The RNA shown here (transfer RNA) has 72 nucleotides and comes from a Candidatus Woesearchaeota archaeon. The coordinates come from a structure-prediction model, not an experiment, and the mean pLDDT is 83. It matches the Rfam family "tRNA". The family's RNA type in Rfam is transfer RNA.

RNA sequence: GGCUCCAUAGCUCAGCGGUAGAGCGUCCGGCUGUUAACCGGAAGGUCAAGGGUUCAAUCCCCUUUGGAGCCG
Numbered sequence: 001g002g003c004u005c006c007a008u009a010g011c012u013c014a015g016c017g018g019u020a021g022a023g024c025g026u027c028c029g030g031c032u033g034u035u036a037a038c039c040g041g042a043a044g045g046u047c048a049a050g051g052g053u054u055c056a057a058u059c060c061c062c063u064u065u066g067g068a069g070c071c072g
Base pairs, nucleotide, nucleotide: 001071002070003069004068005067006066007065010024011023012022013021018055026042027041028040029039030038048064049063050062051061052060
């Protein structure tokens, strides 16, 4: 230098054009003599950034940034 993949909640990851989700964690409550476990609930997201296509974009296209891999 060329090519491919990844970036979504505090962490690990789903989500192949139509209201953003799960597990763990955090907080509140239930249960228990207490803790743990278990049960119920809640909070928590500029979907890396900018632009484009579309009635509508986390998703498709372009550029940029960061990371990983392959080739030279």
Lineage of the source: Archaea > Nanobdellati > Candidatus Woesearchaeota.